This is a predicted complex of two RNAs, RNase P RNA and transfer RNA, with 466 nucleotides together. It holds a member of the Rfam family "Bacterial RNase P class A".

RNA sequence: AGAGCAGGCCAGGUGACCGCUGCUUUGCUUAAUUGCAAGGGGGAGGAAAGUCCGGGCUCCACAGGACAGGAUGCUGGAUAACGUCCAGUCCCGGUGACGGGCAGGAAAGUGCAACAGAAAGUAAACCGCCGGGUCUUCUGGCAAAUGCUUUAAGAACCGGUAAGGGUGAAACGGCGAGGUAAGAGCUCACCAGUCCUGGCGGUGACGUCAGGAGCUAUGCAAACCCCAUCCGGAGCAAGACCAAAUAAGGGGAGUUUGAGGGUGGUCCGCCCGAAUCCCCGGGUAGGUCGCUUGAUCUUGAUGGUAACAUCAAGGCUAGAUGAAUGGUCAUCAUCCAGGGGCGUAUUUUUACGUUUCUGGAGACAGAACCCGGCUUACGGCCUGCUCUUCCU
RNA sequence: UGGGGGAUCGUUCAAUGGUAGGACGACGGGUUCUGGCCCCGUUAAUGGGGGUUCGACUCCUCCUCCCCCAGCCA
Numbered sequence: 001a002g003a004g005c006a007g008g009c010c011a012g013g014u015g016a017c018c019g020c021u022g023c024u025u026u027g028c029u030u031a032a033u034u035g036c037a038a039g040g041g042g043g044a045g046g047a048a049a050g051u052c053c054g055g056g057c058u059c060c061a062c063a064g065g066a067c068a069g070g071a072u073g074c075u076g077g078a079u080a081a082c083g084u085c086c087a088g089u090c091c092c093g094g095u096g097a098c099g100g101g102c103a104g105g106a107a108a109g110u111g112c113a114a115c116a117g118a119a120a121g122u123a124a125a126c127c128g129c130c131g132g133g134u135c136u137u138c139u140g141g142c143a144a145a146u147g148c149u150u151u152a153a154g155a156a157c158c159g160g161u162a163a164g165g166g167u168g169a170a171a172c173g174g175c176g177a178g179g180u181a182a183g184a185g186c187u188c189a190c191c192a193g194u195c196c197u198g199g200c201g202g203u204g205a206c207g208u209c210a211g212g213a214g215c216u217a218u219g220c221a222a223a224c225c226c227c228a229u230c231c232g233g234a235g236c237a238a239g240a241c242c243a244a245a246u247a248a249g250g251g252g253a254g255u256u257u258g259a260g261g262g263u264g265g266u267c268c269g270c271c272c273g274a275a276u277c278c279c280c281g282g283g284u285a286g287g288u289c290g291c292u293u294g295a296u297c298u299u300g301a302u303g304g305u306a307a308c309a310u311c312a313a314g315g316c317u318a319g320a321u322g323a324a325u326g327g328u329c330a331u332c333a334u335c336c337a338g339g340g341g342c343g344u345a346u347u348u349u350u351a352c353g354u355u356u357c358u359g360g361a362g363a364c365a366g367a368a369c370c371c372g373g374c375u376u377a378c379g380g381c382c383u384g385c386u387c388u389u390c391c392u
Numbered sequence: 393u394g395g396g397g398g399a400u401c402g403u404u405c406a407a408u409g410g411u412a413g414g415a416c417g418a419c420g421g422g423u424u425c426u427g428g429c430c431c432c433g434u435u436a437a438u439g440g441g442g443g444u445u446c447g448a449c450u451c452c453u454c455c456u457c458c459c460c461c462a463g464c465c466a
Base pairs, nucleotide, nucleotide: 001388002387003386004385005384006383007382008381009380010379012332013331014330015329016328017327018326020043021042023040024039025038026037027036028035045364049375050374052373053372054371055370056369057235058234059233060232064268065267066266067265069231070230071229072228073227074088075087076086077085078084089103090101091100092099093098104226105225109224110223111220112219113218126165127164128161129160130159131158132157134155135154136153137152140149141148142147173191174190176188177187178186192216193215194213195212196211197210198209199208200207201206239289240288241287242286249280250279251278252277253276260272261271262270282465283464284463296315297314298313299312300311301310302309303308334361335360336359337358338357339356340355341354342353343352344351345350393462394461395460396459397458398457399456402416403415404414405413410446417435418434419433420432421431422430439455440454441453442452443451
C1' cells in the first nucleotide's frame, strides 16, 4: 500500500424567530383543572420497522383431567422466559484473523428414491469370466458302407461369479497377497469406519489409550413417525367506568327431559343459567382510567472465563388518539466540486501541503400497553487482529 | 393498532418432492364470397433472496406486495 476479519461508539452542535403537543406556576374566570392569558420546563430510535419468538399485565375457574395439536432438539450455564445469550464439544468452510451448523433417533416401524440402468434396498446376472452336458463345423487318430474318439471354435440351454465394463445423485468398505474352475472378507496383513469391554482426563457433550467382534449397516425425519422437554385461550379495539343512541323491526332455535354462555379443536369436569342465543336489517361511535417508576437508567465496588448476578449512591428520560415531537435564518464542525494566493519537489506540465472565496451534500427511517431477543433497512468514526506485496 | 388469509401464462383454475397442465384470450394458418362457429399450430407463468434434498410450485426461513375481520346499543 492492497485485500479482509472482529469489536465498540455516534446518529451533527449552538443561537434567534414562528409554530405543535403534554406537564407545571401565577393571574383572571367557571357549577367544575371549565376556559383564557403570561412565564418556566419536557418532547422518538438503533432499529421506534417486520410482527418472527419469549415474558409481564388484563379477562375468561388466578386454568383442572384425557386425547388431539404445536414448538424445541450436541453439552454445561445465564435468565422472568425464549427458537435468545455466554462458554465449550463435534463437523464443515477459509492460507489466516475468523465464520457457519433445525447438530437426537434411519441396527422401533411405515413410506419415498423420477429418468437411466441387468439390478435402487432381507440386493441384482445385461455384457464379460468360469463349469457342465447336447448339437453343428474344423483338425488328428482307429476302424472301414453311415461308426468311435481327440483338438479347437460357435450356437442356444442349465448353473456359478459382484474382480472388470456400462447406468446413475447414490451400486453394500479401500488396497495388496493367498485362495479358486472363475471369483468373492472366503482367509490374512495394513488402512478407514461401526459396535462391545476396560483404563485415564473432563460436571458433561466428548477426547485419548488398550483389547475384542469380519460387524461394513445407502440417503431422506425442513416425509410420517419414535424419544426427551415445554405449551390452557385470547389480546390494551385486553379490561373497568361515565355519557350518547333505543323501531319495543323481520326470520330461526329454545323453556327444567337443561337451550345457551364462560371465544378455547374434541370429550369430561367446574361455574352461570330461565334467562336468552344466532342471522338479516338498524342506531351510535364522545370522554375518563388502564398509561408509563420499570425484570428501569447512570456510575462505582464485589463474585464469575463470560452471559449475568448482588450491593451502594444518584437520576426520572414522550405519553399523542386521524394521532404532536416541525419550519426558516445565521454560525461552527465534517465531506465533495471549482477558482485564487503561499510553500516544497521539479526545466515546465504536474503532484502534495496549507490558507481563503463560492456552490453543494448529510443515510435508514417516526413511538401507539410495556419489556427481553431475533431478523431486515442504513450513513459515518475509532480500536484491535490476519494475509499478500514493497521499502528501510 | 391487533388478528387472519393469499401470491402459478394476459385472465381464471390444476399439479403425491420427479418433463409445470387445462379453459378463455392473443397471434398465425385452414374452412367460407366475407365475418362468426369449427379444426390445426404457436405464444406465455411458479412474487424476490437464502437453505434442506440427488432433485423444490410443493418443505424451512427472511423480505416484497395484495385482500379480509374488529367496539357499544337494541